[in-house]
RNA sequence: AGAGUUUGAUCAUGGCUCAGAUUGAACGCUGGCGGCAUGCCUAACACAUGCAAGUCGAACGGUAACGAUGGAAGCUUGCUUCCAGGCGACGAGUGGCGGACGGGUGAGUAAUGCUUGGGAAUUUGCCUAGUAGUGGGGGACAACACGGGGAAACUCGUGCUAAUACCGCAUACGCCCUACGGGGGAAAGCGGGGGAUCUUCGGACCUCGCGCUAUUAGAUGAGCCCAAGUCGGAUUAGCUUGUUGGUGAGGUAAAGGCUCACCAAGGCCACGAUCCGUAGCUGGUCUGAGAGGACGAUCAGCCACACUGGGACUGAGACACGGCCCAGACUCCUACGGGAGGCAGCAGUGGGGAAUAUUGCACAAUGGGGGAAACCCUGAUGCAGCAAUGCCGCGUGUGUGAAGAAGGCCUGCGGGUUGUAAAGCACUUUCAGUAGAGAAGAAAAGCCCAAAGCUAAUAACUUUAGGUCUUGACAUUAACUACAGAAGAAGCACCGGCUAACUCCGUGCCAGCAGCCGCGGUAAUACGGAGGGUGCGAGCGUUAAUCGGAAUUACUGGGCGUAAAGCGCGCGUAGGCGGCGAUGUCAGUCGGAUGUGAAAGCCCUGGGCUUAACCUGGGAACUGCAUUCGAUACUGCAUAGCUAGAGUAUGGUAGAGGGAAGCGGAAUUCCGGGUGUAGCGGUGAAAUGCGUAGAUAUCCGGAGGAACACCAGUGGCGAAGGCGGCUUCCUGGACCAAUACUGACGCUGAGGUGCGAAAGCGUGGGUAGCAAACAGGAUUAGAUACCCUGGUAGUCCACGCCCUAAACGAUGUCAACUAGCCGUUGGGUUCAAUUCAGAACUUAGUGGCGCAGCUAACGCGAUAAGUUGACCGCCUGGGGAGUACGGUCGCAAGAUUAAAACUCAAAGGAAUUGACGGGGGCCCGCACAAGCGGUGGAGCAUGUGGUUUAAUUCGAUGCAACGCGAAGAACCUUACCUGGGUUUGACAUCCCGAGAAUUUUUCUGAAAGGAGAAAGUGCCUCUUUGAGGAGCUUGGAGACAGGUGCUGCAUGGCUGUCGUCAGCUCGUGUCGUGAGAUGUUGGGUUAAGUCCCGCAACGAGCGCAACCCCUAUCUUUAGUUGCCAUCAUUUAGUUGGGAACUCUAGAGAUACUGCCCCGGUUAACGGGGAGGAAGGUGGGGAUGACGUCAAGUCCUCAUGGCCUUUAUAUCCAGGGCUACACACGUGCUACAAUGGACUGUACAAAGAGUAGCGAGCUCGCGAGGGUAAGCCAAUCUCAAAAAGCAGUUCUCAGUUCGGAUUGGAGUCUGUAACUCGACUCCAUGAAGUUGGAAUCGCUAGUAAUCGCGGAUCAGCAUGCCGCGGUGAAUACGUUCCCGGGCCUUGUACACACCGCCCGUCACACCAUGAGAGUUGGUUGUACCCGAAGUUGUUGGGCUAACCGGGUAACUGGAGGCAAACACCUAAGGUAUGGCUGAUGAUUGGGGUGAAGUCGUAACAAGGUA
Repeated sequence: AGAGUUUGAUCAUGGCUCAGAUUGAACGCUGGCGGCAUGCCUAACACAUGCAAGUCGAACGGUAACGAUGGAAGCUUGCUUCCAGGCGACGAGUGGCGGACGGGUGAGUAAUGCUUGGGAAUUUGCCUAGUAGUGGGGGACAACACGGGGAAACUCGUGCUAAUACCGCAUACGCCCUACGGGGGAAAGCGGGGGAUCUUCGGACCUCGCGCUAUUAGAUGAGCCCAAGUCGGAUUAGCUUGUUGGUGAGGUAAAGGCUCACCAAGGCCACGAUCCGUAGCUGGUCUGAGAGGACGAUCAGCCACACUGGGACUGAGACACGGCCCAGACUCCUACGGGAGGCAGCAGUGGGGAAUAUUGCACAAUGGGGGAAACCCUGAUGCAGCAAUGCCGCGUGUGUGAAGAAGGCCUGCGGGUUGUAAAGCACUUUCAGUAGAGAAGAAAAGCCCAAAGCUAAUAACUUUAGGUCUUGACAUUAACUACAGAAGAAGCACCGGCUAACUCCGUGCCAGCAGCCGCGGUAAUACGGAGGGUGCGAGCGUUAAUCGGAAUUACUGGGCGUAAAGCGCGCGUAGGCGGCGAUGUCAGUCGGAUGUGAAAGCCCUGGGCUUAACCUGGGAACUGCAUUCGAUACUGCAUAGCUAGAGUAUGGUAGAGGGAAGCGGAAUUCCGGGUGUAGCGGUGAAAUGCGUAGAUAUCCGGAGGAACACCAGUGGCGAAGGCGGCUUCCUGGACCAAUACUGACGCUGAGGUGCGAAAGCGUGGGUAGCAAACAGGAUUAGAUACCCUGGUAGUCCACGCCCUAAACGAUGUCAACUAGCCGUUGGGUUCAAUUCAGAACUUAGUGGCGCAGCUAACGCGAUAAGUUGACCGCCUGGGGAGUACGGUCGCAAGAUUAAAACUCAAAGGAAUUGACGGGGGCCCGCACAAGCGGUGGAGCAUGUGGUUUAAUUCGAUGCAACGCGAAGAACCUUACCUGGGUUUGACAUCCCGAGAAUUUUUCUGAAAGGAGAAAGUGCCUCUUUGAGGAGCUUGGAGACAGGUGCUGCAUGGCUGUCGUCAGCUCGUGUCGUGAGAUGUUGGGUUAAGUCCCGCAACGAGCGCAACCCCUAUCUUUAGUUGCCAUCAUUUAGUUGGGAACUCUAGAGAUACUGCCCCGGUUAACGGGGAGGAAGGUGGGGAUGACGUCAAGUCCUCAUGGCCUUUAUAUCCAGGGCUACACACGUGCUACAAUGGACUGUACAAAGAGUAGCGAGCUCGCGAGGGUAAGCCAAUCUCAAAAAGCAGUUCUCAGUUCGGAUUGGAGUCUGUAACUCGACUCCAUGAAGUUGGAAUCGCUAGUAAUCGCGGAUCAGCAUGCCGCGGUGAAUACGUUCCCGGGCCUUGUACACACCGCCCGUCACACCAUGAGAGUUGGUUGUACCCGAAGUUGUUGGGCUAACCGGGUAACUGGAGGCAAACACCUAAGGUAUGGCUGAUGAUUGGGGUGAAGUCGUAACAAGGUA
């Protein structure tokens, strides 16, 4: 620091996802040790049991228990009992201090809280320092004793008693109150020591210590106030009556509506009040480069709470976790009358949950409470236990070791890999284990002694120095030593890309994986297993969560023409921002200083644990706040000015700017009248409609409504919507020129307010034309549409609503700056000017190009989308959805504001290359047209489909399957079926044995086969009674053979097709961010990307053409088997001869737009002509670019994988491939007279032939038979060419056409013609009289027509491949059909139009809205009731201290207690609202689903843009 994912590819936008770090985590697999941390995030749910707050006898009365001592009694003479508070001590009690700390939790709380910084009107036990005191009295109450009640908890009565308990009196430096005269208020003792003096021997007295009282100051803690900061929601906009303030009073420790009375009517709020939801706050933690974002466990500070709610008491401090009272819920005890309780202390239990520990040890240390102290208490704390929960450290060995072992896995079978890994050999012993030895954490206190202080004091006490005596939970401690032995110690995830790491097997869209993209349908590096590898390692993965990446909320640091995004447009409030120079101020701003910003943490730097984590010292930092001093440029504020912004005045100009009234002509329609007659109208074509009752047409007159041709223009005006005949009135704005004036008056603008097309709504008018709805006619498969004929709302007017548009420049308003050029509208100046015109400059608009710049590109470009400033609005993936709910507005329609659940990995923009278009342009082709002949109808042949069958083997299926593979199925072929056989096999290689090979033959069987018999013994070599070898036959065992079995969608090769169409590409350069473009486009031309010209291209390659073959002309060479002009000869080129001609086959020549004319760009080229056998590639063939169709072929061949192996192999016989209701393709023969039949007669080319062609002769009507010459072929044979020509006949008919079918008789091939061959003869003589829709071929030696040959082949040809004979017609032309090429255009297509894609309906699932309602939570208002309790009130109860009266008894007062009342008030109740959740028959739309149904709306002009 980035990466994957939208596309055929590209750029940009944009979301989703990943890699990192982290956690109080959980889960899965695994697990050796130690250190340091951490450990109920859920039910503030309920809790059994134990412990967590006591202590002081030096405050007190005392003595229940224990001990010592003394005494007494009993006796087992060392035990029991009893007595003695005199002693050590001490239960219960009075009293003091502490239970307000420590510990827990985070429910509540959005501010009575917290953080930071300030403040004044307070208090503060214990502590520190100071000052002054501590005198003298009194009355009670517990305990206790007696009696009573109760199950218990507990309680009542009477009586006795102490105090540092309680109450007066005295005193009052300071203190408090005050009217400044005065007034008021305190205390407590206890312990140690003691020289004098006194003594009732208790002490007094003195002194010390600890206490006590009053007061001052401090420290510490606490209370209160202020400012700023502190989550989300406006689909919460208004809230408030003690409310805001004042006066007075009360109250508090203290200011204060804190409370009350009266008075005033205020206070808060868009800078977000109120309400709702959520939440303890902070230091900090995690992340991040930072700014930020998320969080608030452990540790620390603050707050709040203690079963829920309320309340006070005590106290320095509480409205009190382990106190009290009341109410409520719950649990427990009960004798049913009553009582008890509160783990959110430490352990622990149940429950909840994915999930979180021991009912441990100790007060040794640190700290706390009490005490004078010793001590006691302390679940604070220190430790231990459990847990890989986290961080850190260590180990599981080290070295050597190649036969590269075995095994595993892979393999191209050679090997590779696991792998120096193991084994083996040599070492080491950390950790764990066993044993030993063993620190630090401990300093004190106590006791002894010495010095100093205090004192009258050598007591006592305090401090200091020395000595002594002990104190460890952890602990079997840490660290150390010894011993033994490699011994006890490795897993987890991943391996398609992102992302490091690859193979085999299994599976076969199944099982499964998956973070995203996506894998899996028979060769899966993606599933499962294995081998190997990669990463981390006592852990590793997964899940959850946070930040990051994400500049994806953008302060740092984004955008808004088309991707999401500028309000439809003005005016304007608050707010924000604001011209020039000057003075003052110093609020902002900047700098210095001071205080604060707790500690811990982070960072830096030292130190301590062997290191680290961890702990610790110091520093820095804490970006902040406050105070103070200074600076004054900028901003603010204040003051007085200026004129460049803005505005006003004067004079002009243009204009469909707005409103009102009036007027005008053309046209449509209707009405009346005239003329006139049969149609009009309408369409692609028609029909509905109108018309003989007189239409349409035409003329005249009239009525009425609406709109204003030409002018008219990327012309004008307006803020936008919008505005168009003419005239008048009223009225807004703009522009120009020159001066004068005001003096910043400005810009923007949340809310607000006004305007706002069309349609629509309300009321009342009006209605000619047009025209939703509606009706009819067409079209159509349908046509609720497009087209036609009608036609109502509406369109028009007045008034009032609605308030939305692709309200668009898809571009907010204002201001400034930044090259040019060309139009046009309004104004002005100058020049020029007879006029019409015109030129230059300037200003305000409105257009077209274009530089820089910007932009993803397209494009924008002074009218910016450039460079800047000010202000407003808006956006944050697609769908759901501009929808639901709620609010506001509206008569309604609806508008506005505006979500979520759920779902997808995309949706979208611009541009590129293709493909496509019922887009355009140009061009070509037997593509159409013009012609000729066919097919489709008949019969037959042949192939296919279908059907049938035991089998009808298989393949080919639009063009480009169908007389195709098959150039030839009776057996064979043959792959199919039935039946009979064989199993190393019909065929190949290797091993062993036997035999020469071979020939003849018998039986059985359908054959294959099986069982026999006979003959026979070869060739080569050597070391020669013999052995070996080659070849062949046969027997045996196993490796293996075999497969026309599957997959042409695993393949090679071959082939078809587009298409013999003219195209397809590359290098370098250039352009573009890029895909790509250019070249290859353009202008001509060509059969051609053929050539020429031009050109940011220049060249090149594969194609085209040419080179090759045949053919057409000529020359030359050569003349046999071919030829014969001249000579001779003959029936015959037969022979002699000839080499001229034909012909044959070698070599050459010829044609190139070369020549002329014209056109064309002086070109390419085209048209015409000459010459020439041939003229513009002369004709034909071979030749098939890059590629497309997963085209065809595994059954030609080859081949991967799979399958089969007594069978899917192989042999044999018979059958089938030849079936037959039917459908289609390709052909043959015909339907006849341009013909049929008969007779005669003429002319080819190209081929084939020895298992062959076979002459001639002969036989047969014939197919053919017999015999046989010649020929391995320019020699012989097939072989007769046929149409043609000459003549005769038939005479338009199912025929003398046509020949199917059938019967009979034969021939040939072949082992064999039944299924199932061809041919011949005789007989038979079907359909068919030129073929519907539709469709095929052909442009010249072509079509048509005529015959001939060949391959295959024993035989079988209407098919196929060739050959020649005769030999036409037509082409105006490119509008249309089909196919193709180039350019261009649109595109939502890219599997590329056989594309894409929309909506209803049907089915399944999911979330959600409405819904008669039902049921919870929370909250407001009104009222009722009202516990405990504070305060107040009351008098008729009770009452020790103090005061008054009284000798006294007693009585009165103050005060207290009890009771009652009043106010407030928790809980509860009733009524009625708000908000919110769950649920609900039914219902609405939405989303997602496999190949469902109906249509075809959109994308091309998408077929009606």
Source information:
This is a predicted structure of a 1505-nucleotide RNA (small-subunit ribosomal RNA) from an uncultured bacterium. Its mean pLDDT, the model's own confidence on a scale to 100, is 85.